[in-house]
RNA sequence: GCUCGGGUGGCGGAAUGGCAUACGCACAUCACUUAAAAUGAUGCGGGAGAAAUCCCAUGUGGGUUCGAGUCCCACCCCGAGCA
Numbered sequence: 001g002c003u004c005g006g007g008u009g010g011c012g013g014a015a016u017g018g019c020a021u022a023c024g025c026a027c028a029u030c031a032c033u034u035a036a037a038a039u040g041a042u043g044c045g046g047g048a049g050a051a052a053u054c055c056c057a058u059g060u061g062g063g064u065u066c067g068a069g070u071c072c073c074a075c076c077c078c079g080a081g082c083a
Stems, first nucleotide, its partner, number of pairs: 001082007010025003018066001027043005045056004059075005
């Protein structure tokens, strides 16, 4: 240099162009316990707000579309193969 695969909450990892983050782990609070562990319940992306609710977010920047994590283009990063 060329070809292919990948980049999504703290971590792993799903998601048919239609509620972004299912599910698991971790974490927080509570229950249980003398206390813990285990187990169970609830919660858990960011910002604003008293709340209702609103806005933003899938590596970065553009494009297509009524609508993009998903399709297209460029770039960045990681991995594999070829030279």
Predicted 3D model of an 83-nucleotide RNA (transfer RNA) from a Candidatus Yanofskybacteria bacterium. The prediction has a mean pLDDT of 82. Its Rfam family is "tRNA". Rfam classes the family as a transfer RNA. The sequence was found in a public genome assembly.